This is a predicted structure of a 74-nucleotide RNA (transfer RNA) from Myxococcales bacterium UBA1238. The source organism's lineage runs through Bacteria, Pseudomonadati, Myxococcota, Myxococcia and Myxococcales.
RNA sequence: GGCUUCUUAGCUCAACUGGUUAGAGCGAGCGGCUCAUAACCGCUAGGUUUGGGGUUCAAGUCCCUAAGAAGCCA
Numbered sequence: 001g002g003c004u005u006c007u008u009a010g011c012u013c014a015a016c017u018g019g020u021u022a023g024a025g026c027g028a029g030c031g032g033c034u035c036a037u038a039a040c041c042g043c044u045a046g047g048u049u050u051g052g053g054g055u056u057c058a059a060g061u062c063c064c065u066a067a068g069a070a071g072c073c074a
Base pairs, nucleotide, nucleotide: 001073002072003071004070005069006068007067010026011025012024013023019057028044029043030042031041032040050066051065052064053063054062
């Protein structure tokens, strides 16, 4: 330098062929249980889906571009 894949909650990841309000586990906070702690159970909060632009009635999803990460080739 070229090519491919990826970027979603604090972390690890879902989200089907574009379609109802973007969810789960862990973590955090609160409560239950316990003499107490852990474990377990319940509830709550937490998101500009990497930035920008485009297509569409509708975009996390499709297209273009920028940035970043991983891999392959040279």